[in-house]
C1' cells in the first nucleotide's frame, strides 16, 4: 500500500426472510452445610466499534471513519 474477515453485556460467543436483544461463564443475594467448596433458586446486567444514509420499522441492508486478524506486495 493492497485484498479478505471480523467489531453484540465484565469475558467467551449466539442472534434465522429486517418487525422492539439472548446463552454460558462471571458478579449479588438467599436456600443446603458446623464452616469451605460442590450444588440449587432469583437477581445483575447492553446507546449491538463510531458517524451519517434508504426504510414506516435496522444488530441485520448502503456509504465514510476507526480497532483487531490474516494474506499479499
Nucleotide at each position: 500500500g493492497u485484498c479478505a474477515g471480523u467489531c453484540u453485556a465484565g469475558c467467551u460467543c449466539a442472534g434465522u426472510u429486517g418487525g422492539u436483544a439472548g446463552a454460558g461463564c462471571g458478579c449479588a443475594a438467599g436456600g443446603c452445610u458446623c464452616u469451605u467448596a460442590a450444588u440449587c433458586u432469583u437477581g445483575u446486567g447492553g446507546u449491538c466499534g463510531u458517524g451519517g444514509g434508504a426504510u414506516u420499522g435496522a444488530g441485520u441492508c448502503c456509504c465514510a471513519c476507526g480497532g483487531u486478524u490474516a494474506g499479499u506486495a
Transfer RNA from Hibiscus syriacus, 73 nucleotides, folded computationally.
The prediction has a mean pLDDT of 81.
It matches the Rfam family "tRNA". The family's RNA type in Rfam is transfer RNA.
RNAcentral holds the sequence, with entries from Rfam.
NCBI's taxonomy places the organism under Eukaryota, Streptophytina, Euphyllophyta, Malvaceae, Hibiscus.